NadA riboswitch from a soil metagenome, 95 nucleotides, folded computationally. Rfam family: nadA riboswitch. The literature on the family includes a 2020 paper in RNA by Huang et al., "Structure and ligand binding of the ADP-binding domain of the NAD(+) riboswitch". The model forms 100% of the base pairs in the Rfam consensus. The prediction has a mean pLDDT of 78.
C1' cells in the first nucleotide's frame, strides 16, 4: 500500500459511524373486489296496440361523507435485536 479479523468506548446483554439494496413493522393516501343509486348495450319470459312495456339475467360506464377485510401501488417514521453491499474511525495479524 494490500488483505484477513475485531469493537473497549454503551444506564443489564447485544449494539463502532456513515449510505445504500432486498425483506419485515407501523402510519398515512390512492386503486380492485364488495353495496346502493343512475345511464348504455345484449339477452330472456309475460302481455299487447308488433315495437313497445314491465320483470329478471349478463356485460360495459359513470357517481358516492357507503361497510368489512384482503390484495396491489405510492408517500412517510424507527435501537428494523433481519440479511447483504460500499465507505470510514479505532485495535490485532499477515504479506
Nucleotide at each position: 500500500g494490500g488483505c484477513u479479523u475485531c469493537a473497549a468506548c454503551a444506564u443489564c446483554c447485544c449494539c463502532g459511524c456513515c449510505g445504500g439494496u432486498u425483506g419485515g413493522g407501523c402510519g398515512c393516501g390512492g386503486g380492485u373486489u364488495c353495496u346502493g343509486c343512475a345511464g348504455a348495450g345484449a339477452u330472456g319470459u309475460a302481455g299487447c296496440u308488433g315495437g313497445u312495456c314491465a320483470c329478471g339475467u349478463c356485460u360495459c360506464c359513470g357517481c358516492a361523507u357507503g361497510a368489512a377485510a384482503a390484495u396491489c401501488c405510492g408517500c412517510a417514521c424507527a435501537g428494523u435485536g433481519a440479511a447483504u453491499c460500499g465507505g470510514c474511525u479505532g485495535g490485532a495479524g499477515c504479506c